[in-house]
C1' cells in the first nucleotide's frame, strides 16, 4: 500500500436486530470496640465518530479515528 481484529460504566468484560447487563470500584446500610472482611441495597453508558438500510441498530452496511496484528514495498 493491501488483508484481519478490537473500541460497550471509573477498570476487565459480557451482550450480536426488539428494555444496555455482570463482576471489581464508589456511594448508603447491618454487622463489630473500631477498621478489614461478610451480607443487603444503590449511583454510573451520546455502545469511539458521522452517515445508510430497517417498524425498530450496540448489533447489518459504508466512510472515517485510535490501538494491535499478518503481508508487501522502500530505505
Nucleotide at each position: 500500500g493491501g488483508g484481519g481484529g478490537c473500541a460497550u460504566a471509573g477498570c476487565u468484560c459480557a451482550g450480536c436486530g426488539g428494555u444496555a447487563g455482570a463482576g471489581c470500584a464508589g456511594c448508603g446500610g447491618u454487622c463489630u470496640u473500631u477498621u478489614a472482611a461478610a451480607c443487603c441495597g444503590u449511583u454510573g453508558g451520546u455502545c469511539g465518530a458521522a452517515g445508510g438500510u430497517u417498524c425498530g441498530a450496540u448489533c447489518c452496511c459504508u466512510u472515517c479515528u485510535g490501538c494491535c496484528c499478518c503481508c508487501a514495498c522502500c530505505a
Notes
This is a predicted structure of a 75-nucleotide RNA (transfer RNA) from a Planctomycetota bacterium. Rfam family: tRNA. Rfam links the family to the GO term triplet codon-amino acid adaptor activity. Rfam classes the family as a transfer RNA. The source organism's lineage runs through Bacteria, Pseudomonadati and Planctomycetota.